[in-house]
Context: one part of a larger RNA
RNA sequence: UUACGGGGGCCCACACAAGCGGUGGAGCAUGUGGUUUAAUUCGAUGCAAAGAGAAGAACCUUACAAGGGCUUGACAUGCCGCGAAUCCUCUUGAAAGAGAGGGGAGCCUUCAGGAACGCGGACAUAGGUGGUGUAUGGCUGUCUUCAGCCCAUGCCGUAAGGUGUUGGGCUAAGUCCCGCAAUGAUCACAACUCUCGUGUUUAGUUGCCAUCGUUGAGUUUAGAACCCUGAAUAGACUGCCGGUGAUAAGCCGAAGGAAGGUGAGGAUGACGUCAAGUCAUCAUGCCCCUUAUUCCCUAGGCGACACACGUUCUACAAUGGCCGGGACAAAGGGUCGCGAUCCCGCAAGGGUGAGCUAACCCCAAAAACCCAUCCUCAAUUCGAAUUACAGGGUGCAACUCACCUGCAUGAAGCCAGAAUCGCUAGUAAUCGCCGGUCAGCCAUACGGCGGUGAAUUUGUUCCCGAGCCUUGUACA
Numbered sequence: 001u002u003a004c005g006g007g008g009g010c011c012c013a014c015a016c017a018a019g020c021g022g023u024g025g026a027g028c029a030u031g032u033g034g035u036u037u038a039a040u041u042c043g044a045u046g047c048a049a050a051g052a053g054a055a056g057a058a059c060c061u062u063a064c065a066a067g068g069g070c071u072u073g074a075c076a077u078g079c080c081g082c083g084a085a086u087c088c089u090c091u092u093g094a095a096a097g098a099g100a101g102g103g104g105a106g107c108c109u110u111c112a113g114g115a116a117c118g119c120g121g122a123c124a125u126a127g128g129u130g131g132u133g134u135a136u137g138g139c140u141g142u143c144u145u146c147a148g149c150c151c152a153u154g155c156c157g158u159a160a161g162g163u164g165u166u167g168g169g170c171u172a173a174g175u176c177c178c179g180c181a182a183u184g185a186u187c188a189c190a191a192c193u194c195u196c197g198u199g200u201u202u203a204g205u206u207g208c209c210a211u212c213g214u215u216g217a218g219u220u221u222a223g224a225a226c227c228c229u230g231a232a233u234a235g236a237c238u239g240c241c242g243g244u245g246a247u248a249a250g251c252c253g254a255a256g257g258a259a260g261g262u263g264a265g266g267a268u269g270a271c272g273u274c275a276a277g278u279c280a281u282c283a284u285g286c287c288c289c290u291u292a293u294u295c296c297c298u299a300g301g302c303g304a305c306a307c308a309c310g311u312u313c314u315a316c317a318a319u320g321g322c323c324g325g326g327a328c329a330a331a332g333g334g335u336c337g338c339g340a341u342c343c344c345g346c347a348a349g350g351g352u353g354a355g356c357u358a359a360c361c362c363c364a365a366a367a368a369c370c371c372a373u374c375c376u377c378a379a380u381u382c383g384a385a386u387u388a389c390a391g392g393g394u395g396c397a398a399c400u401c402a403c404c405u406g407c408a409u410g411a412a413g414c415c416a417g418a419a420u421c422g423c424u425a426g427u428a429a430u431c432g433c434c435g436g437u438c439a440g441c442c443a444u445a446c447g448g449c450g451g452u453g454a455a456u457u458u459g460u461u462c463c464c465g466a467g468c469c470u471u472g473u474a475c476a
Stems, first nucleotide, its partner, number of pairs: 002474004007470004012465001015460002019423005026314002029311005034305002042053001064300001066298004073125001077124002079121005087102006107114002127289002130287003136283002138278003141274001143272001148187001151184003154163003167178003193266004198234007208223001237260001241253004303442001320375002324371003332363003337356002342351003382413001387408001389406004429452007
């Protein structure tokens, strides 16, 4: 000096406590392990792997295995020869591929040829999701949005090093104040940035409608007030008052204010740690393969199933379930698209095809909620798994292996052991809506959006994890 301590002091955090709801028990979905397999491609493994890479595995994807094939190659550049190219037909084949025939006669041109494209040949080389993340770049996780990390000069010490950065207060904060052999500074903190919350100005179409008429309807005339949308700008700074404090920094309370002490939420992640993760995004050293570890194709596998674990969804019901009626969002997406209306069908859907390149038209029905009917505590009108049949759309293709609808079937499950997780306010809980990927979809996922809307904590003894100071020990 650093690390560690079931040493000490101070301090913080949904860390505990207080509270609400879960997981662990059931069924299904999904990921992983294991086992199986011709193959079940690969990597990720405490927190920080496991609804994660994958924002979508029927073929493709695809990297795996079986079988059938190619060898300058599916792709790039250079050389030579032939032919314009595209196109059509036939044979063989599971396809890839292999073989044969036909048609065509382009563009530029100095008439030698050239450009584009195709075929053949020889070599330089292509190619590799082959290995090494312990050779690497880049990117990322984590401690951690924790408050630290470090330097210059000076001073102290023989030196390693110390001081500064410690001390007294204060803060979310090495934030600020005071003191001090220190004085300054860097990177982090904060601020600057984005969204939301209030006002003003400006602009009014496709949005709005108070007044004036008008209509089935903001439909049309009129309007620019309101709402809303976009831009600009103001506003919050402990500024003001009282108390407290050391006359400081600050803290507590009040006022005014849409908002009050970081207003709320994002983005933003210092020095470093874990030889953390990734050679399969990409790039790349070295090693390895080169008639194969490259490349093409078919059908299969990644979807197996005694079991174990993780994460969700749906439930076990009456604060509920079914049926009928009624009301209120926000944010998104749409021309290879969204698709109104009307008709057909119990329905999924089909036919028709208005409007919309969108504040215009469409997806679109919001659902919890309210009113009303039935059910009356039961494995039930709870619960929906499983299975049979009949259909629908997508797509060359739905058996392995997709989704949706109808009818029938109606499993476990009556609140869950040890243990364990999330959350402090428009939060938890609960309710639906949208999007990306996408032909379709295994989405109950992920990312957003709004609706309804709690309880508890005025404490730090304990558990876990941080920070600062100090002490003991060990290593150097």
About this RNA: This is a predicted structure of a 476-nucleotide part of an RNA (small-subunit ribosomal RNA, 3' major domain) from Solanum americanum. The full RNA is in RNAcentral, with records from SILVA. The prediction has a mean pLDDT of 84. Its Rfam family is "Bacterial small subunit ribosomal RNA".